[in-house]
RNA sequence: AUAUUACUUCGGGGCUGGGUGCAAUUCCCAACCGGCGGUAUAGCCCGCGAGCCAAAAGGCAUGAUCCGGUGAAAUUCCGGGGCCGACAGUAAAGUCUGGAUGAGAGAAGUGAGAU
Numbered sequence: 001a002u003a004u005u006a007c008u009u010c011g012g013g014g015c016u017g018g019g020u021g022c023a024a025u026u027c028c029c030a031a032c033c034g035g036c037g038g039u040a041u042a043g044c045c046c047g048c049g050a051g052c053c054a055a056a057a058g059g060c061a062u063g064a065u066c067c068g069g070u071g072a073a074a075u076u077c078c079g080g081g082g083c084c085g086a087c088a089g090u091a092a093a094g095u096c097u098g099g100a101u102g103a104g105a106g107a108a109g110u111g112a113g114a115u
Base pairs, nucleotide, nucleotide: 001115002114004112005111006110007109008108009107010106016030017029018028019027031095032094033085034084035048036047037046038045043083044082051060052059053058065081066080067079068078069077087098088097089096
C1' cells in the first nucleotide's frame, strides 16, 4: 500500500403570515426543505436507501428540468423560468402525529492476520 475479516462511532431537512370553514400547520394565496454513491460541485443525469401486501414464492410503489452563459468537460457551476416528494392517522399532509430510541444507502475510525 492492497484486498480480506472483526468491531466501534456517525448516518434526513422543512408550515412563518394570511383566507374560507364548526373543524384544515392537510383545502386556497404566499412560505419553507432537499439522504447516500458516481460524474465538472446534482432533490428532478445514472445507480442505491427508507414504505405497503403476502405463510412463502412473489407482487405493488420507486417522483420531478428546461432555456441562456462560461468551459476541454457542467440537465451538477453562473443567470433566469419550472417541477417533484412512500405508508398509516386526521377536513384531503413533502413540512403535523405515528411505525421510528427502528431500519438503512453509505461515511469515518480501530484491531487482526495475509500478500
Overview: FMN riboswitch aptamer (RFN element) from Butyrivibrio fibrisolvens, 115 nucleotides, folded computationally. Its Rfam family is "FMN riboswitch aptamer (RFN element)". About the family: The RFN element is a highly conserved domain that is found frequently in the 5'-untranslated regions of prokaryotic mRNAs that encode for flavin mononucleotide (FMN) biosynthesis and transport proteins.